Context: one part of a larger RNA
RNA sequence: CGUUGCAAGUUUGAGAGGAGUCAACCUUAGUACGAGAGGAUUGGGUUGGACGUACCCCUGGUGAUCCAGUUGGGCCGCUAGGCCCACAGCUGGGUAGCUACGUACGGCAGGGAUAACCGCUGAAAGCAUCUAAGCGGGAAGCCCCCCUCAAGAUGAGACUUGCUUGUCGAAAGACGUGAGACCCCUGGUAGACCACCAGGUUGAUAGGCCGCGCGUGUAAGGGCUGUAAGGCCUUCAGCGGAGCGGUACUAACGGUCGAAGG
Numbered sequence: 001c002g003u004u005g006c007a008a009g010u011u012u013g014a015g016a017g018g019a020g021u022c023a024a025c026c027u028u029a030g031u032a033c034g035a036g037a038g039g040a041u042u043g044g045g046u047u048g049g050a051c052g053u054a055c056c057c058c059u060g061g062u063g064a065u066c067c068a069g070u071u072g073g074g075c076c077g078c079u080a081g082g083c084c085c086a087c088a089g090c091u092g093g094g095u096a097g098c099u100a101c102g103u104a105c106g107g108c109a110g111g112g113a114u115a116a117c118c119g120c121u122g123a124a125a126g127c128a129u130c131u132a133a134g135c136g137g138g139a140a141g142c143c144c145c146c147c148u149c150a151a152g153a154u155g156a157g158a159c160u161u162g163c164u165u166g167u168c169g170a171a172a173g174a175c176g177u178g179a180g181a182c183c184c185c186u187g188g189u190a191g192a193c194c195a196c197c198a199g200g201u202u203g204a205u206a207g208g209c210c211g212c213g214c215g216u217g218u219a220a221g222g223g224c225u226g227u228a229a230g231g232c233c234u235u236c237a238g239c240g241g242a243g244c245g246g247u248a249c250u251a252a253c254g255g256u257c258g259a260a261g262g
Base pairs, nucleotide, nucleotide: 001152005163006162007161008160009159010158011157015149016148017147018146021049022048023047024046025045026044027043033038051106052105053104054103055102059100060099061098062097066093067092068091069090070089071086072085073084074083075082076081110144111143112142117137118136119135120134166175167174168173180257181256182255183254184200185199186198187197188196205251206250207249208247209246210245211244212243214240215239216238221234222233223232224231225230
């Protein structure tokens, strides 16, 4: 921009894409078959590999914004306590998120038309013949069924709901009303940008603060004790990213567009 008023929401599915896998074991059965050795078709059941999708409850990984320990050096005058540099100095842990090595699920079943092939009836051609007319069966393959996208499917579909038709003007048009939308702003379950989603004071959207969870693992200061390193008590403390709630303290200010005079 179109889809023939303007919008919000819910949809149909033309069409497109994906998936479709393999094996072993148990049983049928040591049966059929075979002199024996050997050894099924078929049907039923179980488990697994690889692959795929989703997720983070569990098990792990990561977690340079969290906690602790510690070496050498520098600095804060010194002690104590800290900060900085040394690969993130090194080491031990680790929330959220992201993840696989983790968890869950999937391939099934069924219908239709067929291939090779197997048939029925059956002439041409008194026989025969699956074929010439006609009618069946028959594949991991084809179409559907399953999953995803999908009306720019210009053939532009359907349904529900909301809104407009006032003034001036001869007309064109201008102004107004108005469902709704956008810019802008606060953000993330989203994300390269855009888009999408949650919100914008009639507000919990983000930050802050408070509570909880979770992580680290018992801070500093003080007291007691030991010659001292240190230990014990105060203290399951102190500190803390992303998690779950609460709370307007801070920031969501301010603008624009927008439809038939039928």

The part of an RNA shown here (large-subunit ribosomal RNA, domain VI) has 262 nucleotides and comes from a Phycisphaeraceae bacterium. The prediction has a mean pLDDT of 87. NCBI's taxonomy places the organism under Bacteria, Pseudomonadati, Phycisphaerae, Phycisphaerales, Phycisphaeraceae. It matches the Rfam family "Bacterial large subunit ribosomal RNA".